[in-house]
Context: one part of a larger RNA
Molecule: small-subunit ribosomal RNA, central domain
Organism: uncultured prokaryote
RNA sequence: CUGGGCUUAAAGAGCACGUAGGCGGUUGAGAAAGUCUGAUGUGAAAUCCCCCGGCUCAACCGGGGAACUGCUUCUGAUACUGCGGGGCUAGAGUGCGGGAGGGGAGAGUGGAACUCCUGGUGGAGCGGUGAAAUGCGUAGAUAUCAGGAGGAACGCCGGUGGCGAAAGCGACUCUCUGGACCGUAACUGACGCUAAGGUGCGAAAGCUAGGGUAGCAAACAGGAUUAGAUCCCUGGUAGUCCUAGCCGUAAACGAUGGGCACUAGGUAGUGGGAAUUUCGAUGUUUCCUCUGCUGGAGAUAAUUUCUUAAGUGCCCCGCCUGGGGAGUAUGGUCGCAAGGCUAAAACUC
Repeated sequence: CUGGGCUUAAAGAGCACGUAGGCGGUUGAGAAAGUCUGAUGUGAAAUCCCCCGGCUCAACCGGGGAACUGCUUCUGAUACUGCGGGGCUAGAGUGCGGGAGGGGAGAGUGGAACUCCUGGUGGAGCGGUGAAAUGCGUAGAUAUCAGGAGGAACGCCGGUGGCGAAAGCGACUCUCUGGACCGUAACUGACGCUAAGGUGCGAAAGCUAGGGUAGCAAACAGGAUUAGAUCCCUGGUAGUCCUAGCCGUAAACGAUGGGCACUAGGUAGUGGGAAUUUCGAUGUUUCCUCUGCUGGAGAUAAUUUCUUAAGUGCCCCGCCUGGGGAGUAUGGUCGCAAGGCUAAAACUC
C1' cells in the first nucleotide's frame, strides 16, 4: 500500500461544536475540466512477445515486426461527475399555534432524620459483638420531654417513567435560560452530512487558595480475633460541602461512531395530533415522537441481534493487524504536583 475487520476474539475516540478536506436533492439551458472518439508527434537502443535466419542443437547472436498499456497537440461527443449561471421544494432551517419534562444557572424557603448545647423527669447502666473488650456514664450517661444551634441529603410519589450530547439531573417557590416533540404549511431555497487538526464540556478521586464541617470516613490510634493479620468493634484526620482555579481520567458500557434510505409482525408504556361514538367523559381506529419486551426473514463462530439491527445499501470520521516486553522506555507536549496525551525497540514464546 492492498485486503479483511472493530457487542463478547485485536479494534468505535468519554461526549459535543466546528475549520480544512471528502461526499451531496430536483430541473432547463451554457461551457467542455474530468470522461469518451478519431488523428498527430513522441514514447532511444537493448530487454519481453511473434516470424525468419547464423553458430551441428541449445544457450547465445543477427534481421524484421508487434508492443512500449504513457505524454503533447488538434478534431469531435456531452450521458455521468465537476464548473459558472437560472428555476423548484420532497432535504435543512425559520415563522405561527400548542402541550410535556429531576435539562442548565442564580436567589429564597421547608419538613423528617442526625449530632451538639441548655433546662426538666429519672437514677445505673449504656453501647457494641459470634462472644467480648477498648469507649461513654453517679462531675448523672442511655431513655424521655421542651427549647436552641449547625451542616449535609431531600423519604413516600418513583415507574425496564421523564430530561440531557455525554458526564449527569429528584423537596418546594421565584427569576433568567437551552433543547426536543406535535400540529400548520406562511417564509428561505440545498443553506446539507461527516469531520483530520482545533475548541469546549467532561463522574469519582486528587491538587492550589479561602471558607465550612452534622453525619460518614482513606490514613492513623486503641480493643478483639488469629500462628500472624485483612475482614469485626470503639474512636478519628484528610476528604466528602461551598467559592475561584487546575486535573482530563473510568467496566466514561448498549463493552455497539455519526448521518440518510429501505426491509414481517405481536405486545406494553411516554408526549402530542386526527377520525368516529350527536358535544363531553370513555371506548375504538389511526398518524408522528421517544422508551421497553418478544419475534419471522436476514445476519452471526456462537451467545445473540432483529424498523432503537449486529439486516440491505450509500457517505464521512476514528481504530485493529499474534502473546509477552508495554500503554512501558526515550523524545516531544500539557500539568503546581499526582500524572495525562503521543508512543517504540532489543529480547522472548